[in-house]
Molecule: c-di-GMP-I riboswitch aptamer
Organism: soil metagenome
RNA sequence: AAAAGGCAAACCCCGGGAGACCGGGGGGCGCAAAGCCUUGGGGGCUAACGACUUACAUCGUUCGCCCGGCCAGGCUGCCGAA
Numbered sequence: 001a002a003a004a005g006g007c008a009a010a011c012c013c014c015g016g017g018a019g020a021c022c023g024g025g026g027g028g029c030g031c032a033a034a035g036c037c038u039u040g041g042g043g044g045c046u047a048a049c050g051a052c053u054u055a056c057a058u059c060g061u062u063c064g065c066c067c068g069g070c071c072a073g074g075c076u077g078c079c080g081a082a
Base pairs, nucleotide, nucleotide: 006031007030011026012025013024014023015022016021029069035075036074037073039072040071041070042067043066044065045064048061049060050059051058
């Protein structure tokens, strides 16, 4: 190389969350690390508080939170002919 096996986007259903989004089932766009960590960069959320407002909305901020299938980094790793 080939073959086997693996993961699983959108979307749908059920459940959770204020939200980003997450868990389970279906699904399959893709993926050779789309395995793990979440370290740096990046993207996203806004309950609370403050401003404004009759109110909703909107804006701002701290602590946080989410993605990591956006890019880098670290650790580990399946099959494998000539």